[in-house]
Molecule: c-di-GMP-I riboswitch aptamer
Organism: Peribacillus saganii
RNA sequence: AAGUGAAAAAGGCAAACUAUGGGAAACCAUGGGACGCAAAGCCAAGGGCCUGAACCGUGUAAUCUUAAGCAUGGAUGGCAGCCGGUUACCACA
Numbered sequence: 001a002a003g004u005g006a007a008a009a010a011g012g013c014a015a016a017c018u019a020u021g022g023g024a025a026a027c028c029a030u031g032g033g034a035c036g037c038a039a040a041g042c043c044a045a046g047g048g049c050c051u052g053a054a055c056c057g058u059g060u061a062a063u064c065u066u067a068a069g070c071a072u073g074g075a076u077g078g079c080a081g082c083c084g085g086u087u088a089c090c091a092c093a
Stems, first nucleotide, its partner, number of pairs: 003092003012037002017032006035081001041086003046083002048079003055074006
């Protein structure tokens, strides 16, 4: 150095729920709160999952043109506490 996390020290993070705010939603921020976590640090240009307002495609749509509404598909929106990538503290060795 690679590897490992049994014991220990210094510390760290914070699920559900909740208050306020943001968002169409998924979800996010801050405070409270701790289920847990050895990367529960960081990355959403890989896989996966969630959402579908706006936008785009398709259908409705007819001889031509236009296409509101509705239906449906799609991330450009999210999730890193799903996998993955990446950096790192302490100890063991």